[in-house]
Molecule: transfer RNA
Organism: soil metagenome
This record gives sequence, structure tokens and C1' cells, in this order.
RNA sequence: UUUCCUAUGGUGCAACGGCAGCACGCCAGAUUCUGGCUCUGGAGAUAAUGGUUCGAAUCCAUUUAGGAAAA
Repeated sequence: UUUCCUAUGGUGCAACGGCAGCACGCCAGAUUCUGGCUCUGGAGAUAAUGGUUCGAAUCCAUUUAGGAAAA
């Protein structure tokens, strides 16, 4: 310098272009003498900016961050 891959709650992962879900974790409650286990409820996320589309996590462009290969 070029090409390719990845980016979603705190963590690990899902999601045919059509309501962003699951598990663990966190908070509150129930249970318990207390804690744990268990049960119920809740908060919390699409890397950024544009574009296409009735509709974008998904498609397109650029950028950012991380990684791989070639030179």
C1' cells in the first nucleotide's frame, strides 16, 4: 500500500428486509432464622455518518476500532 473478515445490553450469542430475542450477570420482590438454591417481575444493546426502500441490525458508500493475508 492492497485485499478480506469482524463490530448487537455488563459478558457470550441469536434475529427471511417486517414488534431486536435467549442464556449468564445486575436490580426489586416472594421463599428462608440468615445466606445460597428456586420462583416472579424489571432496567439495560444494533460502532459512526449518509444512501436505497413503504419499512434496514440485515442491502450500498464512506469512516472508526480490532484481526488476517499478500507485497